Predicted 3D model of a 349-nucleotide part of an RNA (small-subunit ribosomal RNA, central domain) from an uncultured bacterium. The coordinates come from a structure-prediction model, not an experiment, and the mean pLDDT is 81. The RNAcentral record of the full RNA draws on Greengenes.
Context: one part of a larger RNA
RNA sequence: CUGGGUGUAAAGGGAGCGUAGACGGCAGUGCAAGUCUGAAGUGAAAGCCCGGGGCUCAACCCCGGGACUGCUUUGGAAACUGUGCAGCUAGAGUGUCGGAGAGGCAAGCGGAAUUCCUAGUGUAGCGGUGAAAUGCGUAGAUAUUAGGAGGAACACCAGUGGCGAAGGCGGCUUGCUGGACGAUGACUGAUGUUGAGGCUCGAAAGCGUGGGGAGCAAACAAAAAUUGGUCCCCUGGUUGUCCCCGCCGUAAACCGAUACCUAAAAGGGUCGGGGAGCAAAGCUCUUCGGUGCCGCAGCCAACGCAAUAAGUAGUCCACCCGGGGAGUACGUUCGCAAGAAUGAAACUC
Numbered sequence: 001c002u003g004g005g006u007g008u009a010a011a012g013g014g015a016g017c018g019u020a021g022a023c024g025g026c027a028g029u030g031c032a033a034g035u036c037u038g039a040a041g042u043g044a045a046a047g048c049c050c051g052g053g054g055c056u057c058a059a060c061c062c063c064g065g066g067a068c069u070g071c072u073u074u075g076g077a078a079a080c081u082g083u084g085c086a087g088c089u090a091g092a093g094u095g096u097c098g099g100a101g102a103g104g105c106a107a108g109c110g111g112a113a114u115u116c117c118u119a120g121u122g123u124a125g126c127g128g129u130g131a132a133a134u135g136c137g138u139a140g141a142u143a144u145u146a147g148g149a150g151g152a153a154c155a156c157c158a159g160u161g162g163c164g165a166a167g168g169c170g171g172c173u174u175g176c177u178g179g180a181c182g183a184u185g186a187c188u189g190a191u192g193u194u195g196a197g198g199c200u201c202g203a204a205a206g207c208g209u210g211g212g213g214a215g216c217a218a219a220c221a222a223a224a225a226u227u228g229g230u231c232c233c234c235u236g237g238u239u240g241u242c243c244c245c246g247c248c249g250u251a252a253a254c255c256g257a258u259a260c261c262u263a264a265a266a267g268g269g270u271c272g273g274g275g276a277g278c279a280a281a282g283c284u285c286u287u288c289g290g291u292g293c294c295g296c297a298g299c300c301a302a303c304g305c306a307a308u309a310a311g312u313a314g315u316c317c318a319c320c321c322g323g324g325g326a327g328u329a330c331g332u333u334c335g336c337a338a339g340a341a342u343g344a345a346a347c348u349c
Base pairs, nucleotide, nucleotide: 003321004320005319006318007303008302012317014201015200016199017198021194022193023192025088026087028085029084030083031082033081034080035077036076037075038074039073040072041071042070048066049065050064051063052062053061054060091191092188093187094186095184096183097182098181103177104176105175106174107173108172109171110154115149116148117147118146119145120144121143125136126135162169163168206247207246208245210243211242215241216240220236221235261314262313263312267294268293269291270290271289272288273287274286275285276284277283278282298305299304322349323348324347331342332341333340334339
């Protein structure tokens, strides 16, 4: 490289938008680049294949035919690919009406709880553990009542419920705003799919400037336990956790270890709509979109997957090629740094 693969054996990019490129709906007409076909020229000889012949045979040599799958020129064909023109509406998008939602951003408000402060009542313990001790407390703690301060998180509802491309999103109200879905079938008329580079988003931790700091808690200190204990347990406790702006760009980043899009193929629950029937708040039937479990055909090495496929097919991208060395070295790019991205070889089994 090919071939074969990528749920679990190596292998799906963390996610989206999108450039080049690749691929692309139905029907008509023109051209003829690809494609098909006829002819001509050329495709040296030797060699190769087939049939003969000559050295006694063979190797070897000679003759004839074929082939040389190619290129050029020219006459034609028009199904497919391409391309020009003029169309269509089933893909895609727009409009109108409607309901659902922790989708995003900003502002305001609320109650419970922890902690702290002040005051009252009240007295000797509290706290903590397997058991203790460090710790707090007669300078009045713990407990309890009233008032106040401040920060963070939002019990119940809550649900294999919902929304979002992923990361993720949960008190209430308001404002701004994105997407999906259903109904209708008015409008555009292939405007589509994917997407190397590129751009944007991207948990937690971390970094920079400035705020904030109740609780929790790396580091650290002390008490225990232990042979020891740089752990588990306990008492404290600082960066941090929170906010604004800027960086970082990584995760078992997916919790589906399963890229995206499209098509067609048995059935039984829940969420959001639409339609029909019945007198009905309700029940039944049906339809579109989502989300689970079970299960047939089929697939799979098995486990299992099974209309949300790992089945049957197609387009496009990414990735894999024995283990270690190694996600290391060197170089380059990015970053304030931490580091990230790209990414070998020797050697060894």